A computed fold for an 85-nucleotide RNA from Geosporobacter ferrireducens, annotated as c-di-GMP-I-GGC riboswitch aptamer. Its mean pLDDT, the model's own confidence on a scale to 100, is 88. Of the family's consensus pairs, 90% are formed in the model. Lineage of the source: Bacteria > Bacillota > Clostridia > Peptostreptococcales > Geosporobacter.

């Protein structure tokens, strides 16, 4: 450096619930824990997924804008330990 223990010391915090913002997906604050070895950071690697406009469409849907989610999958940068390999 890789990898991740029935290990040690410790973090984070879904679902729901209150209170707020947002038109909305969602965000923040407390509460609470399903679950995480990066469930930390980034949305200007990259894909997806959602929401909202506007076209075109009989509709299914297609396309271009707006806004969000990293606890979707993943690239990246940084981090506690040190069995076993």
């Nucleotide at each position: 450096a890789u990898c991740g223990a029935u290990a040690a010391a410790g973090g984070c915090a879904a679902a729901c619930c209150a209170u707020u913002c947002g038109a909305a997906a969602g965000g923040a604050u407390g509460g609470g824990a399903c679950g995480c070895a990066a469930a930390g950071c980034c949305a200007u690697a990259g894909g997806g997924c959602c929401u909202u406009u506007c076209a075109c469409g009989a509709a299914a849907g297609u396309g271009a804008g707006u806004g969000g989610c990293a606890g979707c999958c993943g690239u990246g940068c940084u981090a506690c330990c040190g069995a076993a390999a």